[in-house]
Molecule: transfer RNA
Organism: Deltaproteobacteria bacterium
RNA sequence: GACCCCAUCGUCUAGCCCGGCCCAGGACAAAGCCCUUUCAAGGCUUGAACGCGGGUUCGAAUCCCGCUGGGGUCG
Numbered sequence: 001g002a003c004c005c006c007a008u009c010g011u012c013u014a015g016c017c018c019g020g021c022c023c024a025g026g027a028c029a030a031a032g033c034c035c036u037u038u039c040a041a042g043g044c045u046u047g048a049a050c051g052c053g054g055g056u057u058c059g060a061a062u063c064c065c066g067c068u069g070g071g072g073u074c075g
Stems, first nucleotide, its partner, number of pairs: 001074007010028004020058001030046005051067005
């Protein structure tokens, strides 16, 4: 330098190929409540995320372009 892959709650991850409401789902963790003499376990509830910028579109986490960061292959 060329090419390929990846980036989503505190952590891990689904959804992306094939665009669709409303509140982006799940597990663990956290907070609160219930249960219990207490704890653990169990049940219920709550908060929390689409790397950044632009474009296409009635509508973008999803499609397109650029950038940033990480990984890989080749030279």